A computed fold for a 100-nucleotide RNA from Propionispira arboris, annotated as Bacterial small signal recognition particle RNA. The prediction has a mean pLDDT of 76.
RNA sequence: GCCUUGGUCUUGCGCAAUGGAAACUUGCGAAUCCCGUCAGGUCCGGAAGGAAGCAGCGGUAAGUGAUCAUUUUCAUGUGCCGUGAGGUUGCCUGGGGGCU
Numbered sequence: 001g002c003c004u005u006g007g008u009c010u011u012g013c014g015c016a017a018u019g020g021a022a023a024c025u026u027g028c029g030a031a032u033c034c035c036g037u038c039a040g041g042u043c044c045g046g047a048a049g050g051a052a053g054c055a056g057c058g059g060u061a062a063g064u065g066a067u068c069a070u071u072u073u074c075a076u077g078u079g080c081c082g083u084g085a086g087g088u089u090g091c092c093u094g095g096g097g098g099c100u
Stems, first nucleotide, its partner, number of pairs: 002096003006092003009086006015079002017076007025066004034059004042051003
């Protein structure tokens, strides 16, 4: 001084982690303009029976609260984990042969 492998460097993809959002689970949740059941009472009827239906109760909607896990999605030098590419003017490392 030459070639070359790998690392550091740049970058794509994948995976994981972290954080956010949503779903799932569950609680609360409509005086009336949700559903069901409708005590009492009301209405129709000679009666049998029927009708509407307040309160109450149950279920649920919009919304809202909660906790662990799970799923989906978004983001991030969180990882320097896997894989590929780039670069080799710089540094480190392994190998090859040449010259002195």

Record summary
It matches the Rfam family "Bacterial small signal recognition particle RNA". From the family's description: The signal recognition particle (SRP) is a universally conserved ribonucleoprotein involved in the co-translational targeting of proteins to membranes. By type it is a non-coding RNA gene. The sequence was found by an Rfam model in a public genome assembly.